[in-house]
RNA sequence: GGUUUAUAAAGAAGAGGUUAGAGACAGGCUCUAAGACCCUCUGGCAACCUGGAAGAUCCAAGGUGCCAAUUCCUGCCUAUAGAGAAUAUCCUCUAUGGGAAAUAUAAAUU
Numbered sequence: 001g002g003u004u005u006a007u008a009a010a011g012a013a014g015a016g017g018u019u020a021g022a023g024a025c026a027g028g029c030u031c032u033a034a035g036a037c038c039c040u041c042u043g044g045c046a047a048c049c050u051g052g053a054a055g056a057u058c059c060a061a062g063g064u065g066c067c068a069a070u071u072c073c074u075g076c077c078u079a080u081a082g083a084g085a086a087u088a089u090c091c092u093c094u095a096u097g098g099g100a101a102a103u104a105u106a107a108a109u110u
Base pairs, nucleotide, nucleotide: 001110002109003108004107005106006105007104008103013042014041015040016039017038021031022030023029025075026074027073028072043067044066045065047064048063049062050060051059052058071102076099077098078097079096080095081094082093083092084091
C1' cells in the first nucleotide's frame, strides 16, 4: 500500500513554537494575523484492541486514535410531499426519509 469487518447525529482543553491558509476531493458553507492548519508538552474524551468478566452493560485508560461545525452539508440510486413547466407518461427545483459510494478510525489478514 491492498483486502475484509465494525463504527462514524454523543464526547473532549491550556500553553509554547511556527507562519498562511485550513476543513480528503468538487460545489457550497464555515474556521483563520484576536494566529487557524501543523509540531511539542500537559490535560481530557472513550471508537477499536487490551484488562476487570463469559454476555448485554459498566469500569479502567495499557496500544492506536480522537478533542470547530452530524464524516460541516451535498455529490449516486430510490420513496414521499409541495411547487414549476409541460399537457397530462416525462422533466426541473425544494424538503423529509431509506440504501449505496467516497472518506476517517480500529482490528484481522496480505